[in-house]
RNA sequence: GGCGGCAUAGCAAAGCGGUAAUGCAAGGGACUGCAACUCCCUGACCCCCGGUUCAAAUCCGGGUGCCGCCUCCA
Numbered sequence: 001g002g003c004g005g006c007a008u009a010g011c012a013a014a015g016c017g018g019u020a021a022u023g024c025a026a027g028g029g030a031c032u033g034c035a036a037c038u039c040c041c042u043g044a045c046c047c048c049c050g051g052u053u054c055a056a057a058u059c060c061g062g063g064u065g066c067c068g069c070c071u072c073c074a
C1' cells in the first nucleotide's frame, strides 16, 4: 500500500428497514431473625459525519479505531 471482517448498556451478546432480546455485574424492592438463594423493578436511541426512506442499529458514501490475510521495504 491492497483486500476482507468487526465497532450495540460496566462486560458479554441477539438484532439484518418499522420506536433494541437475553445473561453476568450494579442500584432499588419483596422474602429472611440477619444474610444467602429465589422473585420483581430500573438502564443504551446502537463509534463519528452525511445521504436514501413516511420510517435506518439495520441500506449507501466518507471518516476513525480494532482484528485477519496479501504485497513491498528492512
Base pairs, nucleotide, nucleotide: 001070002069003068004067005066006065007064010024011023012022018054026042027041028040029039030038047063048062049061050060051059